The RNA shown here (transfer RNA) has 74 nucleotides and comes from Chionoecetes opilio. It matches the Rfam family "tRNA". Rfam links the family to the GO term triplet codon-amino acid adaptor activity. The source organism's lineage runs through Eukaryota, Eumetazoa, Ecdysozoa, Heterotremata and Chionoecetes.
RNA sequence: AGCUUCAUAGCUCAGGGGAUUAGAGCGCUGGUCUAGUAAACCAGAGGCCGGGAGUUCAAUUCUCCCUGAGGCAA
Repeated sequence: AGCUUCAUAGCUCAGGGGAUUAGAGCGCUGGUCUAGUAAACCAGAGGCCGGGAGUUCAAUUCUCCCUGAGGCAA
C1' cells in the first nucleotide's frame, strides 16, 4: 500500500429519509428527604457531532480526502 467498520456530553452509546432548537444511561452540581451519609425524588450545567473540501437554498446526516481506533486478508 489492499478491504471493511467506527469517530456525537467526562464515560458507554442512540439518532442518521438533509429543514422541528441534538438525546438516553452512568457520572457531575444544587435542592427535597435524613441526626448524618448512601439510596430515592426534583431541577440544572456540560456538545456546535474528529479535521478539511464538495453537492445543496440548507449537511452532525450524502460524496471525497486526511487523521486516529478496531477487524479481515496477505